[in-house]
Context: one part of a larger RNA
Molecule: large-subunit ribosomal RNA, domain II
Organism: marine metagenome
RNA sequence: GCCUGCGAGUCAGGGACAUGUCGCGAGGUUAACCCGUGUGGGGUAGCCGUAGCGAAAGCGAGUCUGAAUAGGGCGUAUCCGAUCCGUAGGGGUUGGUGUAGUGGUGUGUUCUGGACCCGAAGCGGAGUGAUCUACCCAUGGCCAGGGUGAAGCAGCAGUAAGAUGUUGUGGAGGCCCGAACCCACUUAGGUUGAAGACUGAGGGGAUGAGCUGUGGGUAGGGGUGAAAGGCCAAUCAAACUCCGUGAUAGCUGGUUCUCCCCGAAAUGCAUUUAGGUGCAGCGUCGCAGUGUUCGUGUCGGAGGUAGAGCUACUGGAUGGCCGAUGGGCCUCACAAGGUUACUGACGUCAGCCAAACUCCGAAUGCCGACACGGUGUAAUGCGGCAGUGAGACGGCGGGGGAUAAGCUCCGUGCGUCGAGAGGGAAACAGCCCAGAUCGCCGGCUAAGGCCCCUAAGCGUGUGCUAAGUGGAAAAGGAUGUGCAGUCGCAGAGACAACCAGGAGGUUGGCUUAGAAGCAGCCACCCUUGAAAGAGUGCGUAAUAGCUCACUGGUCAAGUGAUCCUGCGCCGACAAUGUAGCGGGGCUCAAGUACACCACCGAAGCUGCGGCAUUCAUACGAUAGCCCGCUGUGUUCCUACGGGGAUGCAGCCAGGUGUGUGGAUGGGUAGGGGAGCGUCGUGCAGCCGUGGAAGCAUCGGAGUGAUCCAGGUGUGGAGGCUGUGCGAGUGAGAAUGCAGGC
Numbered sequence: 001g002c003c004u005g006c007g008a009g010u011c012a013g014g015g016a017c018a019u020g021u022c023g024c025g026a027g028g029u030u031a032a033c034c035c036g037u038g039u040g041g042g043g044u045a046g047c048c049g050u051a052g053c054g055a056a057a058g059c060g061a062g063u064c065u066g067a068a069u070a071g072g073g074c075g076u077a078u079c080c081g082a083u084c085c086g087u088a089g090g091g092g093u094u095g096g097u098g099u100a101g102u103g104g105u106g107u108g109u110u111c112u113g114g115a116c117c118c119g120a121a122g123c124g125g126a127g128u129g130a131u132c133u134a135c136c137c138a139u140g141g142c143c144a145g146g147g148u149g150a151a152g153c154a155g156c157a158g159u160a161a162g163a164u165g166u167u168g169u170g171g172a173g174g175c176c177c178g179a180a181c182c183c184a185c186u187u188a189g190g191u192u193g194a195a196g197a198c199u200g201a202g203g204g205g206a207u208g209a210g211c212u213g214u215g216g217g218u219a220g221g222g223g224u225g226a227a228a229g230g231c232c233a234a235u236c237a238a239a240c241u242c243c244g245u246g247a248u249a250g251c252u253g254g255u256u257c258u259c260c261c262c263g264a265a266a267u268g269c270a271u272u273u274a275g276g277u278g279c280a281g282c283g284u285c286g287c288a289g290u291g292u293u294c295g296u297g298u299c300g301g302a303g304g305u306a307g308a309g310c311u312a313c314u315g316g317a318u319g320g321c322c323g324a325u326g327g328g329c330c331u332c333a334c335a336a337g338g339u340u341a342c343u344g345a346c347g348u349c350a351g352c353c354a355a356a357c358u359c360c361g362a363a364u365g366c367c368g369a370c371a372c373g374g375u376g377u378a379a380u381g382c383g384g385c386a387g388u389g390a391g392a393c394g395g396c397g398g399g400g401g402a403u404a405a406g407c408u409c410c411g412u413g414c415g416u417c418g419a420g421a422g423g424g425a426a427a428c429a430g431c432c433c434a435g436a437u438c439g440c441c442g443g444c445u446a447a448g449g450c451c452c453c454u455a456a457g458c459g460u461g462u463g464c465u466a467a468g469u470g471g472a473a474a475a476g477g478a479u480g481u482g483c484a485g486u487c488g489c490a491g492a493g494a495c496a497a498c499c500a501g502g503a504g505g506u507u508g509g510c511u512u513a514g515a516a517g518c519a520g521c522c523a524c525c526c527u528u529g530a531a532a533g534a535g536u537g538c539g540u541a542a543u544a545g546c547u548c549a550c551u552g553g554u555c556a557a558g559u560g561a562u563c564c565u566g567c568g569c570c571g572a573c574a575a576u577g578u579a580g581c582g583g584g585g586c587u588c589a590a591g592u593a594c595a596c597c598a599c600c601g602a603a604g605c606u607g608c609g610g611c612a613u614u615c616a617u618a619c620g621a622u623a624g625c626c627c628g629c630u631g632u633g634u635u636c637c638u639a640c641g642g643g644g645a646u647g648c649a650g651c652c653a654g655g656u657g658u659g660u661g662g663a664u665g666g667g668u669a670g671g672g673g674a675g676c677g678u679c680g681u682g683c684a685g686c687c688g689u690g691g692a693a694g695c696a697u698c699g700g701a702g703u704g705a706u707c708c709a710g711g712u713g714u715g716g717a718g719g720c721u722g723u724g725c726g727a728g729u730g731a732g733a734a735u736g737c738a739g740g741c
Stems, first nucleotide, its partner, number of pairs: 001741006011113003015110010027048003033042003052059002062074004079096007116254002119251001123244006134218009143208001145177003148173001152169006181205003185202005220236001222232003257675006267280005281388002283385006294373008307360001308358002314354003318350004326342001327340004391417004395412006422433003437610004442606003448600002451584003457597001459596006470586001476570002480567003485562005497554005503527003508522003533548001537546002611665009628651010676730001678727010694714005699708003
């Protein structure tokens, strides 16, 4: 890993609420217990209901509050008739009718219990451990060989005597080298190992705080520790075993057959609350429920957003005019005065800005009335059961951020996904189209497409693009090119090119070493002329020189400037390999703009057929069953009021079937409904050694869970159908458990 088996909403309670059903019914019912073994009989304490109000005493169809007979709160079932008040909604009085509960049982949910199942780390109690290891105690054992050579002692020297020196002797030391022994520093291997800590090669200690045998001691908040939170039996920041114990787990995982109907939420408020929960919102089921919901139109309203505006306020802010005040200067004993290239209030003119400005002011949206549409028992109310309370992206309006984020936070009677399949976007939850009941080798369309891959047009008409732009991008840049304007010059000859001229006063003045058109400053005149600047650029030390403006000629028809706009160009750099059209490939396109005609294209729409749900209607149908009511017949009892049983007829309500028609049938959490199957059992029936169940195989039926006739083989003793009841009742998942492979 696979296969087989096992594996999770159960049970208890005179519990609670709701609902289906059954019994009895203004009443219903027992509990403990007793007699005792039957589906038994008793037991009436108690509980619920029949009356409420009040905290209560208490009163009572009323009561409480209150001084009150007022008003108000909560009650006095409902329905029908009459009557009174009120504009209406509605309220009061009166008469009649008469009020429905309670116990069992099934189901849903809930409470208390382990309470759907598995899962902690842990806490407590009682015990077991020092054969591992830490330390200690007692008693034993072990340490090849080699080196160094302390004290002491002796001889000799030496001294007054010592001290001292020297030579021997001697054999000290947590001394040295190095086996056994002990350790574990480095490195390599090993890492599903030879091994749950090892092996190889080196390394450290090796007479000591040494190593070691045997026996013994210290025990779990305790021991022991040359101290690392180390060690205490492969377990240690509190050992192990059993028990409390099914601890608790707002957490994770898992939770087993089918079909049908509906179908959410990821929000608000609160929370020692934020991944939990309560209430509300949104779902479902039941009951009640009819113009109240919804859509559109018309009419009537409230409002201060977008926009706009601001001598209409509050503020901000630019420029001009004006110029108070203040400062400077002059004058001055004080007071005053004069002046100002400073400051700049107020005012004024013009142009602006604002979420917390408004003289103004929409569109939508919101509220109400009426009309129409709509027929889905919708809105709404009450009750049973929920889930959700992590949302995501997209459009629009905003806050935060950097007018960043596949960012974050709001709003939206906006959408989709979530919980939505199908077609398109190459691929692609949230984009575009469109909401899948089933079948069909039918048809029409949507988005998007129509050269090939690839269904359908190398469609038609007129343009544009030359960049493979299309098929990524900005500021900025450019005689790209198309279209449409405006302003010049031009047959009295333009633009470009070529030929010629481009002069004189003068080297203007200043400055300067120099400054002569051409470093710089000032001025920028006059003359001759067809024209020629006190000079456009290059150049020189300064001159010179070249050139331009300007003019004439040659030539010959257009030539410049500017602006609006379409499509292009540059700007343009990344890592495996083209790689920024899905690919091939495409240029009067297979690109692009406008216009047009076909076609393709989905689970959309439609055609034909089938199923289901629901509504309406008809039949069935003077049918059958049943609650209730009315009339009537028979019979029994009677307290003469009536009551029980039963038959017939009528009315009413509910359930089941068939036909027709309409609508509906995506679906997670979740709600509701209807079924299949397993095991056991009650009742009724049936099959079986002339072969039960089971297994294998062939075939068939049903929307499905599943079921079945018959045949064959195997098997060898029980099984099945109908209808009830009761569950250890359905497996693919839980790092599930056991076994097998």